[in-house]
Context: one part of a larger RNA
RNA sequence: UUGGGCGUAAAGCGCGCGCAGGCGGUCCUUUAAGUCUGGUGUUUAAGCGCGGGGCUCAACCCCGUAGAUGCACUGGAAACUGGGGGACUUGAGUGCGGGAGAGGAAAAGGCGGAAUUCCCGGUGUAGCGGUGAAAUGCGUAGAGAUCGGGAGGAACACCAGUGGCGAAGGCGGCCUUCUGGACCGUAACUGACGCUGAGGCGCGAAAGCGUGGGGAGCAAACAGGAUUAGAUACCCUGGUAGUCCACGCCGUAAACGAUGAGUGCCAGGUGUUGGGGGUUUCAACACCCUCACGGUGCCGAAGGAAACCCAAUAAGCACUCCGCCUGGGGAGUACGGCCGCAAGGCUGAAACUC
Numbered sequence: 001u002u003g004g005g006c007g008u009a010a011a012g013c014g015c016g017c018g019c020a021g022g023c024g025g026u027c028c029u030u031u032a033a034g035u036c037u038g039g040u041g042u043u044u045a046a047g048c049g050c051g052g053g054g055c056u057c058a059a060c061c062c063c064g065u066a067g068a069u070g071c072a073c074u075g076g077a078a079a080c081u082g083g084g085g086g087a088c089u090u091g092a093g094u095g096c097g098g099g100a101g102a103g104g105a106a107a108a109g110g111c112g113g114a115a116u117u118c119c120c121g122g123u124g125u126a127g128c129g130g131u132g133a134a135a136u137g138c139g140u141a142g143a144g145a146u147c148g149g150g151a152g153g154a155a156c157a158c159c160a161g162u163g164g165c166g167a168a169g170g171c172g173g174c175c176u177u178c179u180g181g182a183c184c185g186u187a188a189c190u191g192a193c194g195c196u197g198a199g200g201c202g203c204g205a206a207a208g209c210g211u212g213g214g215g216a217g218c219a220a221a222c223a224g225g226a227u228u229a230g231a232u233a234c235c236c237u238g239g240u241a242g243u244c245c246a247c248g249c250c251g252u253a254a255a256c257g258a259u260g261a262g263u264g265c266c267a268g269g270u271g272u273u274g275g276g277g278g279u280u281u282c283a284a285c286a287c288c289c290u291c292a293c294g295g296u297g298c299c300g301a302a303g304g305a306a307a308c309c310c311a312a313u314a315a316g317c318a319c320u321c322c323g324c325c326u327g328g329g330g331a332g333u334a335c336g337g338c339c340g341c342a343a344g345g346c347u348g349a350a351a352c353u354c
Base pairs, nucleotide, nucleotide: 004325005324006323007308008307012322014203015202016201017200021196022195023194025088026087027086028085029084030083031082033081034080035077036076037075038074039073040072041071042070049065050064051063052062053061054060091193092190093189094188095186096185097184098183103179104178105177106176109175110174111173112156117151118150119149120148121147122146123145127138128137164171165170208249209248210247211246212245213244217243218242222238223237224236225235260321261320262319263318264317265316268299269298270297271296272295273294274293275290276289277288278287279286303310304309327354328353329352336347337346338345339344
């Protein structure tokens, strides 16, 4: 390479947008590049096949002939692919009518209550705190407890769900403004406008970095007290970065469903969520139907699977496109390159060894 694979054995890029490229719905017509077919030319010699000949045979050698993937020219076919033209509506998109949602943003946009901490004042007196037990620590300079007032930061109990939204990361008090997407109904419009996507561009938890701000609680580092043979830990008392905000970097993760995206097909059952329809009702609640509507769970048939299990949200049956794997260690290391302020990231070996 061929082949085989990628939930857990090695293997799906963290996620999206998208240039090139690859792939592409139904019908009619045309073309003839791909495709199929005929002819002609060419396809060195040697070799191979066939016929004949020369060494006493053979190997070997000589002569003749055939053949030769392919290439070029030329004639033809038109089902499929491609190119040109025309038409269509089911793919895709738009419109119209609706309702759902922690989707995003708004230098600290506005507002709210509970709690912690701190400050001030009142009452009040000897303890508080903490643990397995203690001690460090706090407290007669009046703590802790309790009541009133104030400051400030961060997070939003109940609702809450096996729930919802988002491409992923992720998103949760209330209100306002701006804004993205999806869904249902209806079929008015466009008429294949589609899918995927190497490069590229963007987004991307936490930690970390730069500048400035903020700092209640928590808390790496650090200090002390315990424990212990020791205890650079687990437990306790403190506590700084950080956690928060703005702007700019970083670009990683068990970034997980360890399962790339798209389309079609293949038993059922049962929840739930958002629509649509119906019964009932003043309205609602409730109930039923619709899953040849969308999402999200569970069980399970066929089928699949090494098993576990998956099973219309496939890991089933197929097709299209991308990414990736090829024994363990060495090693996600070295070197080089690119990126970064740095930390480091991306790309990514070999010797050697089992």
Source information
Small-subunit ribosomal RNA, central domain from an uncultured bacterium, 354 nucleotides, folded computationally. Its Rfam family is "Bacterial small subunit ribosomal RNA".